[in-house]
Context: one part of a larger RNA
RNA sequence: UGACGGAAGGGCACCACCAGGAGUGGAGCCUGCGGCUUAAUUUGACUCAACACGGGGAAACUCACCAGGUCCAGACAUAGUAAGGAUUGACAGAUUGAUAGCUCUUUCUUGAUUCUAUGGGUGGUGGUGCAUGGCCGUUCUUAGUUGGUGGAGUGAUUUGUCUGGUUAAUUCCGUUAACGAACGAGACCUUAACCUGCUAAAUAGUUACACGUAACUUCGGUUAGGUGGGCAGCUUCUUAGAGGGACUUUGUGUGUCUAACGCAAGGAAGUUUGAGGCAAUAACAGGUCUGUGAUGCCCUUAGAUGUUCUGGGCUGCACGCGCGCUACACUGAUGUGUUCAACGAGUUCUGACCUUGCCCGGAAGGGUUGGGUAAUCUUCUUAAAGCACAUCGUGAUGGGGAUAGAUUAUUGCAAUUAUUAAUCUUCAACGAGGAAUUCCUAGUAAGCGCGAGUCAUCAGCUCGUGCUGAUUACGUCCCUGCCCU
Numbered sequence: 001u002g003a004c005g006g007a008a009g010g011g012c013a014c015c016a017c018c019a020g021g022a023g024u025g026g027a028g029c030c031u032g033c034g035g036c037u038u039a040a041u042u043u044g045a046c047u048c049a050a051c052a053c054g055g056g057g058a059a060a061c062u063c064a065c066c067a068g069g070u071c072c073a074g075a076c077a078u079a080g081u082a083a084g085g086a087u088u089g090a091c092a093g094a095u096u097g098a099u100a101g102c103u104c105u106u107u108c109u110u111g112a113u114u115c116u117a118u119g120g121g122u123g124g125u126g127g128u129g130c131a132u133g134g135c136c137g138u139u140c141u142u143a144g145u146u147g148g149u150g151g152a153g154u155g156a157u158u159u160g161u162c163u164g165g166u167u168a169a170u171u172c173c174g175u176u177a178a179c180g181a182a183c184g185a186g187a188c189c190u191u192a193a194c195c196u197g198c199u200a201a202a203u204a205g206u207u208a209c210a211c212g213u214a215a216c217u218u219c220g221g222u223u224a225g226g227u228g229g230g231c232a233g234c235u236u237c238u239u240a241g242a243g244g245g246a247c248u249u250u251g252u253g254u255g256u257c258u259a260a261c262g263c264a265a266g267g268a269a270g271u272u273u274g275a276g277g278c279a280a281u282a283a284c285a286g287g288u289c290u291g292u293g294a295u296g297c298c299c300u301u302a303g304a305u306g307u308u309c310u311g312g313g314c315u316g317c318a319c320g321c322g323c324g325c326u327a328c329a330c331u332g333a334u335g336u337g338u339u340c341a342a343c344g345a346g347u348u349c350u351g352a353c354c355u356u357g358c359c360c361g362g363a364a365g366g367g368u369u370g371g372g373u374a375a376u377c378u379u380c381u382u383a384a385a386g387c388a389c390a391u392c393g394u395g396a397u398g399g400g401g402a403u404a405g406a407u408u409a410u411u412g413c414a415a416u417u418a419u420u421a422a423u424c425u426u427c428a429a430c431g432a433g434g435a436a437u438u439c440c441u442a443g444u445a446a447g448c449g450c451g452a453g454u455c456a457u458c459a460g461c462u463c464g465u466g467c468u469g470a471u472u473a474c475g476u477c478c479c480u481g482c483c484c485u
Stems, first nucleotide, its partner, number of pairs: 008485006016476002020440005027326003031322004035317002043054002065312005071306001076119005086113001089108002092105003123300002126298003132294001134288003137284003144183003148179002150159003162174001164173002188277005194244002198241004204235004209228003213224004247270001249265006328433001332392007345378002353372003357368004399430001404425006446468008
């Protein structure tokens, strides 16, 4: 000095509690991990910081695993064989999963590309993340970290970096043997909110205008919605550029009447305006050699751990654990009608992405026409929950939809161990879940769908996006941890 242990005092956090909400843990199913099994069930990761993680939704490929079969893509050098031929390829028949001349029989073909041996390379999802780089995660989402000059001490070191108040904050005020600084915090960047002010728009609209429809009508018209395009104007709405806007502004109260805090007003906005990004110093023998033509060393290198082909496996099921989906109904299920989004995405330059309309079909789907490389077309994405009416009437019921049988389509060379979808039938557990335990403070939790990623096909996953929208704190250090003295 303080990694570590003890004691005391402060401070902080919904990865802590309190007040609550939704749950998970119980059921069925999906999925990851272990175990068991297996030719193989490839493998990494195991408290937070492994377990819907490896962007890991694996039918082939992927692929590393298993059972088998080919090929050399063995550079280069040296030596040898060798033009009287180093070697290459092959029909048929055997052989084989195979129309692999793989091997054998049989002969033809080729022409210095190769073949043999040694050295040396190359390849490897082989080993080692405890040899490494890079990247990521975590300590650690907190406020922490460090020189210079000066002071103290023989020195390691310390002060600065603090009694107190305050802040999300080592944020400020103030105190002051310290003064003046740097990194981090903040500022900054992105995004969501405001602008009847500027710039504009036949790839966005709106108002007029014209046409026709419905309702009311005092028969003059008014209102609502529809269609039209060089007949016109405009930019409120939409889009996006330049800018503006908030700075705790003003008032009031608390406070050393400092920093700041509480309340109110104005305001689109007053929790750091909300949400993200970025993010110091020091570390971990945290993860990754299976991201890489990043990489040391070791192993292997032609009967290959290289590579490719066929088939199987990663999906196997007495069982244990984790993330989830669907439910247990009446605030509901079913049927009919009806009303509203936002974020996306879209056709390898020669193939087939988003798909409208029309026709066929119960549906799934098929056929045929078009539009779109996109603010133009799909698409006003007419989304779901929601709302209205009707049926059901508390019963394992019309709740629930597992399991199983038959059939029809689609993707793909291929669907069996059923890719997925659809139809008919089958109608299981489950009557709100013990001990435990997770997440969460406002457009948040929860409910509800939609889009994208993966994708030939396939979401119960992940990442975004909007719609509906609560209860309860606005505190404390009791538990669990962290920081300071």
Background: Small-subunit ribosomal RNA, 3' major domain from an uncultured eukaryote, 485 nucleotides, folded computationally. The RNAcentral record of the full RNA draws on ENA and SILVA. Model confidence (mean pLDDT): 80 of 100. It matches the Rfam family "Eukaryotic small subunit ribosomal RNA". Gene Ontology terms of the family: ribosome and structural constituent of ribosome. On this family, see Yusupov et al., Science 2001: "Crystal structure of the ribosome at 5.5 A resolution".